Predicted 3D model of RNase P RNA and transfer RNA as a complex of 437 nucleotides.
RNA sequence: GAAGCCGGGCGGGCUAUCGCCGCGAUGGCGACAUCGGGGAGGAAAGUCCGGGCUCCGCAGGGCGCGACGCUGGGUAAUGCCCAGAAGGAGUGAUCCUUGGAAAGUGCCACAGAAAACAAACCGCCGGUCUUUGGCCGGUAAGGGUGAAACGGUGGGGUAAGAGCCCACCGGCUGUUGCGGCGACGCGCAGGCCAGGCAAACCCCGUCGGGAGCAAGACCAAAUAGGAAAGUGUUACGGCCGGCCCGGCCAAGGCUUUCGGGUAGGUUGCUUGAGAUAGGCGGACAACGCUUAUCCUAGAGGAAUGAUAGCCGCCCGGAGAAAUCCGGGAACAGAACCCGGCUUAUAGCCCGGCUUCCAAA
RNA sequence: CGGGGCGUGGCGCAGACUGGUAGCGCGCCUGCUUUGGGAGCAGGAUGCCGGGUGUUCAAAUCACCUCGCCCCGACCA
Numbered sequence: 001g002a003a004g005c006c007g008g009g010c011g012g013g014c015u016a017u018c019g020c021c022g023c024g025a026u027g028g029c030g031a032c033a034u035c036g037g038g039g040a041g042g043a044a045a046g047u048c049c050g051g052g053c054u055c056c057g058c059a060g061g062g063c064g065c066g067a068c069g070c071u072g073g074g075u076a077a078u079g080c081c082c083a084g085a086a087g088g089a090g091u092g093a094u095c096c097u098u099g100g101a102a103a104g105u106g107c108c109a110c111a112g113a114a115a116a117c118a119a120a121c122c123g124c125c126g127g128u129c130u131u132u133g134g135c136c137g138g139u140a141a142g143g144g145u146g147a148a149a150c151g152g153u154g155g156g157g158u159a160a161g162a163g164c165c166c167a168c169c170g171g172c173u174g175u176u177g178c179g180g181c182g183a184c185g186c187g188c189a190g191g192c193c194a195g196g197c198a199a200a201c202c203c204c205g206u207c208g209g210g211a212g213c214a215a216g217a218c219c220a221a222a223u224a225g226g227a228a229a230g231u232g233u234u235a236c237g238g239c240c241g242g243c244c245c246g247g248c249c250a251a252g253g254c255u256u257u258c259g260g261g262u263a264g265g266u267u268g269c270u271u272g273a274g275a276u277a278g279g280c281g282g283a284c285a286a287c288g289c290u291u292a293u294c295c296u297a298g299a300g301g302a303a304u305g306a307u308a309g310c311c312g313c314c315c316g317g318a319g320a321a322a323u324c325c326g327g328g329a330a331c332a333g334a335a336c337c338c339g340g341c342u343u344a345u346a347g348c349c350c351g352g353c354u355u356c357c358a359a360a
Numbered sequence: 361c362g363g364g365g366c367g368u369g370g371c372g373c374a375g376a377c378u379g380g381u382a383g384c385g386c387g388c389c390u391g392c393u394u395u396g397g398g399a400g401c402a403g404g405a406u407g408c409c410g411g412g413u414g415u416u417c418a419a420a421u422c423a424c425c426u427c428g429c430c431c432c433g434a435c436c437a
Stems, first nucleotide, its partner, number of pairs: 001356010012311007020039002023036005041331001045342002048340005053212004060245004065208005070084005085098005099203002104201002106197003121143002123139007151169006170193002172190003176187004216267004226258006237249003260436003274294008313328006361433007370386004380417001388404005410426005
């Protein structure tokens, strides 16, 4: 210098004027006025996970259902994060994948002899006969089919062959040795050789009761305090939202539909698993503990904007240069609150690392 | 804001749960029939199954992401 890998950050700034929405103070009976201070994001998004909070009287047990899935750790919790293990890709930095197919069931179209306790189409070998061939038997080494054909290579062996036997490689199994918390690694023993699919049913393990701030609580206003159907009369019922157990209910109740009324206020509501910086712990890390500082929208179908000037960034043109002229700046928009993931994003900035080329 | 559902020829829908050939009706085209049209008869065309990534030998179908459309949800009694 070129090409690349990984991680982190920004997402224009200042001033003036005119507006919009809350809050506080003052004045005013009030409408309102004046002053002060505040007002979107890294994803506020998708609503895909996890929690807080609230109600379902309780939130208990079992079955079912759903989600997740190598190991260890972190956390309020997670399907998230960190550190590792094995396998794969890459020269490398680095990236991708992950329980069980040796518990059982099922599926594997077409082609093919055969798609998995097996099986002989062609071929090979032996026997036999009525010998260009037929029949019987052996054979999974060769051909052919297929996405996939019952370990691979080589040698011995054999009528021909075959883990039938041997060497090496791969896999599997073990009351096995050593190391590691563990996934697992390095050995030892055994010819044990076993197809794929679990984002098919399933098995094993872990977790999960349901609904959601239009949850819920309080106040106020109004009416036809209505009608129909179902269910219930002392339990074979209802609450109970998949079912059962269990618990509760002795109410002209409960559920659904139709019709009617009000479309008002207060609260929940924003200081929180909060942010920044330092120290200590954690072998590193995620993260935890602690000290100091800081406060950062709360709202109703919904405010957070516009213009001008200067500066900064990018692009094009002019110019020897200073500089000048013109243009551009993404994705998007809080609605109870957090922690994650995923998706969208113009243009930039910073750090670490790898490979190649050149020079010293 | 919260919850749920649907995207398949031009239109309306099956097929998806249990993966292997995408089908039905109306419409469209060609021919026959008719003086002509309609009706009828015979034949035919039309789909990267909203888009992308993955699982699998193989995806409309299974999993995830994404785009678009539709529906429901206030309180009182």